Context: one part of a larger RNA
RNA sequence: CGCAGGAAACUUGAGGGGAGCUGACCACAGUACGAGAGGACCUGGUUGGACGAGCCUCCCGUAUCCCAGCUGUCGUGCCAACGGCAUAAGCUGGUUAGCGGUGCUCGGUAGGGAUAAACGCUGAAAGCAUCUAAGCGUGAAACCCGCCCCAAGAUAAUGUUUCCCUUACCCGCAAGGGUACUAAAGGCCCCCGGAAGACUACCGGGUUGAUAGGUCAGAGGUGUAAGUCCAGUAAUGGAUUCAGCUAACUGAUACUAAUCGGCCGUGAGG
Numbered sequence: 001c002g003c004a005g006g007a008a009a010c011u012u013g014a015g016g017g018g019a020g021c022u023g024a025c026c027a028c029a030g031u032a033c034g035a036g037a038g039g040a041c042c043u044g045g046u047u048g049g050a051c052g053a054g055c056c057u058c059c060c061g062u063a064u065c066c067c068a069g070c071u072g073u074c075g076u077g078c079c080a081a082c083g084g085c086a087u088a089a090g091c092u093g094g095u096u097a098g099c100g101g102u103g104c105u106c107g108g109u110a111g112g113g114a115u116a117a118a119c120g121c122u123g124a125a126a127g128c129a130u131c132u133a134a135g136c137g138u139g140a141a142a143c144c145c146g147c148c149c150c151a152a153g154a155u156a157a158u159g160u161u162u163c164c165c166u167u168a169c170c171c172g173c174a175a176g177g178g179u180a181c182u183a184a185a186g187g188c189c190c191c192c193g194g195a196a197g198a199c200u201a202c203c204g205g206g207u208u209g210a211u212a213g214g215u216c217a218g219a220g221g222u223g224u225a226a227g228u229c230c231a232g233u234a235a236u237g238g239a240u241u242c243a244g245c246u247a248a249c250u251g252a253u254a255c256u257a258a259u260c261g262g263c264c265g266u267g268a269g270g
Stems, first nucleotide, its partner, number of pairs: 001153001005164006015150004021049007033038001051107005059101004066094005071086006111145003118138004165269001167180005181267001186264004190206005211257003214253005220246003227240005
């Protein structure tokens, strides 16, 4: 820009893409078969491998400052307690969310259609025979559908529902043009944000508000703070104390910031 007014939501599916794998074990059954040795079809069940998708309950990894410990040194006057540096984490032990895999869940199926090779029925040409010439069946991981995803620029541009706009005058034969008035539904700008993201886009929120921050409570993490008291000459230990501190998680709460606004889109539609 188009899809013969504009808008919001939900859709059909022409067409396209993805998937399509396979082992072992158990029962049937030591049965059928076979002199024996050996040893099934069919059918049902169990459990794997590789591959793929999703996810983070468990396991594992990361986690740059969430908690604790440690050394040297400098500083806060000293003790104690802390802070800086030692990486662009000083080192070490743990670790929430998120992200991930080695972890967890799920998938390939079933079924239908038409067939290949093949196997048949009926059956002539050719009194017989013949699956074929007419006709009718059975029959593969291949084909079509079925499962998952995209999809109306499918220009033959789908469909459904709902929402919005119902002025005046002038010129003109008409198509149309002009001037006033009007400015809808809806959308965008802007702002607060996001398991969305390079930008854009997408999604949520904007006071009729829990969108983010803060605060409060909780979860999870660390692992028992400082101060004081007690024991000990002291190092240190014990009590207060499952303490103290605490990122991304959950909930509550308008305290802070989403203020106020602006623009597009018209007047019933070849």
This is a predicted structure of a 270-nucleotide part of an RNA (large-subunit ribosomal RNA, domain VI) from Elusimicrobia bacterium RIFOXYA12_FULL_57_11. Its mean pLDDT, the model's own confidence on a scale to 100, is 89. It matches the Rfam family "Bacterial large subunit ribosomal RNA". Lineage of the source: Bacteria > Pseudomonadati > Elusimicrobiota.